The RNA shown here (Bacterial RNase P class A) has 386 nucleotides and comes from uncultured Carboxylicivirga sp. Rfam family: Bacterial RNase P class A. About the family: Ribonuclease P (RNase P) is a ubiquitous endoribonuclease, found in archaea, bacteria and eukarya as well as chloroplasts and mitochondria. The prediction has a mean pLDDT of 75. The sequence was found by an Rfam model in a public genome assembly.
[in-house]
């Protein structure tokens, strides 16, 4: 004292002058104003990536079917997400970093290459037949060699015609299983069984999963014309209440329960129906408005202390309320400080230049992405200068 790794805050202050936006006081005006007081963008406000709150749609119950998520335990409102861990793999000398994770009976795929990618058989071996001794046939075999990301657990021995877990020892992986630890994946040290390719879709299994979103929704105020038009449907039963049946009304898709609205009235009739008229549902065509209050900020808030946890976090107790705009406010100047870069220096200090990322719109939470520069803790590698 150099370089790292991992965690966390801080990113400008003061002060004049003048201006802007909410609330509120007071004076005046009741139509516009004056003066005061209190407050006034972020760690990410970005990304729109995900989860919630709250709204509306009748309900969100039930099964199929689509999709999502998948290691263990804590945490959290949360399907986002976060602590702390375990087995597996790649990176780094080291602190550390990154990434995988239910199940496995069947199925399916894995380009080229290569005889075969899991019932294989090119070249080789090894017996037997024909034979000019060099090969030709069928059979048998996967130790040897070749391709190749991967070729049917390794290593020695026996044994075989030659070979092969074919047998045996010893390792190694996989299932079961017994101690010990550990809440818990799991880890240790054991037995037993000859049971042995890897990778990933389909299958299986547990769990979750409405849409649309503040331009959502609610309310007043103004105005105008739907009494226009097209298709469908208006049924049975009962004395009556009511019942069935049909349409209609939120599912990511389809069924189905449960609640709800509707099914009217006349007139002709060849007695089959037809025509008005009225509801309801789907559309078409026209018209009228474009204004104003709400939502709109008290919230899974926030800040300190304490205890309790390895932490994430949680509980007490005590104190704070900190944009609410709508063409969308929080600014503009000077001055002084601060930091940080050059430089010059009599080592007191001068001079000059910079100050990063970026800006709310229903709220909140988490993850991602950007960032001038200062700062605080703990580790890791070197150095032997002090």
């Nucleotide at each position: 004292g150099u370089a790292g790794c991992a965690a966390g805050c801080c990113g400008g202050u003061c002060u004049a002058u003048c201006g802007c936006u909410a609330c509120u006081g007071u004076c005046g005006u009741a139509c516009g104003g004056a003066u005061g007081g209190u407050a006034g963008a972020g760690g990410a406000a970005a990304g729109u990536c995900u989860g919630g709150g709250c709204a509306a749609u009748a309900u969100a119950g039930a099964g199929c079917a689509c999709c999502g998520u998948g290691c263990u335990u804590c945490u959290g409102a949360a399907u986002a997400g976060g602590a702390a861990g375990a087995a597996g793999g790649c990176u780094g000398u080291g602190a550390a970093g990154c990434u995988u994770u239910a199940g496995u009976a069947a199925u399916g795929u894995a380009a080229c290459a290569g005889a075969g990618a899991a019932u294989a058989a090119c070249c080789g071996u090894c017996a037997c037949g024909a034979u000019u001794u060099a090969u030709c046939g069928g059979g048998a075999u996967a130790a040897g060699g070749g391709u190749g990301a991967a070729a049917a657990g390794g290593u020695g021995a026996g044994g075989u015609a030659a070979g092969a877990g074919c047998u045996c020892a010893c390792c190694a992986g996989u299932a079961c299983u017994u101690g010990u630890g550990g809440c818990g994946a799991c880890a240790c040290a054991g037995g037993u069984a000859g049971c042995u390719g890897u990778a990933u879709g389909u299958c299986u299994u547990a769990c979750g999963g409405a849409u649309u979103g503040c331009a959502a929704g609610a309310c007043c105020a103004u105005g105008u014309a739907c009494a226009u038009c097209a298709u469908a449907a208006c049924u049975c039963c009962u004395a009556a209440c009511g019942g069935a049946a049909c349409a209609g009304a939120g599912c990511u898709g389809c069924u189905c329960g449960u609640u709800u609205u509707g099914u009217u009235u006349u007139u002709c009739u060849u007695c089959g129906g037809a025509a008005a008229u009225g509801u309801u549902a789907u559309g078409a065509g026209g018209g009228g408005u474009a204004g104003g209050u709400c939502g709109c900020u008290c919230g899974a808030g926030u800040c300190a202390a304490u205890u309790g946890g390895u932490g994430a976090c949680a509980a007490u107790u005590g104190g704070c309320c900190a944009a609410g705009a709508u063409a969308a406010a929080u600014g503009a100047u000077g001055g002084a400080c601060a930091u940080c870069u050059g430089u010059c220096u009599u080592u007191g200090g001068g001079c000059a230049g910079a100050u990063a990322c970026a800006g709310g719109a229903c709220c909140c939470g988490g993850c991602u992405u950007a960032u001038a520069g200062g700062c605080u803790u703990g580790c890791u590698a070197u150095u032997u200068u002090u």